[in-house]
Order: sequence, then C1' cells, then structure tokens
RNA sequence: GGGGUUAUGGUGUAGCCUGGUAGCAUUGGAGGUUUGGGACCUCUAGACCCCGGUUCAAAUCCGGGUAGCCCCA
Repeated sequence: GGGGUUAUGGUGUAGCCUGGUAGCAUUGGAGGUUUGGGACCUCUAGACCCCGGUUCAAAUCCGGGUAGCCCCA
C1' cells in the first nucleotide's frame, strides 16, 4: 500500500441478506412474596462506532472515515 471481516444499553447477544414498533438475557432502581435473606414474580431505566447520500421511512442500502482482528505485498 491492497483485500477480507467485525462494531447494537454497564456486560453478552438477535435483528442486517429481503429497509417499516430496536428484541432477549444479565445488570441497576422500585414493588410483591418471606420473621429476615435467597430464590421467584411484576413494573421500570438504559444501546444501533462517526460523517454524508438515497428513500415517505435507514441498525439494515450506497460513499467516505475511525477502531479491533485476519490475509497479501
């Protein structure tokens, strides 16, 4: 220098191909249950790496960039 791949709550992940309510687990907070605790149950808080483009609508498609990993030189 070139190519591939990955990036989503605090943590781990689904959704991306085929655009249409961002889901699940865990964690935090509140409550229920218990003499108390644990376990269990209910409610609640929290995320699409960045910029731009296409579109009525982008996590998803397109372009550029950043970061990690792999390969080639």
Molecule: transfer RNA
Organism: Candidatus Woesearchaeota archaeon